[in-house]
Molecule: transfer RNA
Organism: Rhodospirillales bacterium
RNA sequence: GGGCCGGUAGCUCAGGGGUAGAGCAUCCGCCUUUUAAGCGGAUGGCCGUGGGUUCGAUCCCCACCCGGCCCACCA
Numbered sequence: 001g002g003g004c005c006g007g008u009a010g011c012u013c014a015g016g017g018g019u020a021g022a023g024c025a026u027c028c029g030c031c032u033u034u035u036a037a038g039c040g041g042a043u044g045g046c047c048g049u050g051g052g053u054u055c056g057a058u059c060c061c062c063a064c065c066c067g068g069c070c071c072a073c074c075a
Stems, first nucleotide, its partner, number of pairs: 001071007010024004018055001026042005048064005
């Protein structure tokens, strides 16, 4: 330098055009003599950045940033 995959909640990940969910974690309650476990509820993200297409973009297109893998080149 070229190609591919990924970046979404504190963490691990779904969702692939109609303004986003799960599990764990956190907080509150129930249960229990208490803790843990279990059960219920709540909190939490303008979806890596900037443009474009569209009535409408996390989703499609372009550029860039970050991470991973492969290839090429050089020493």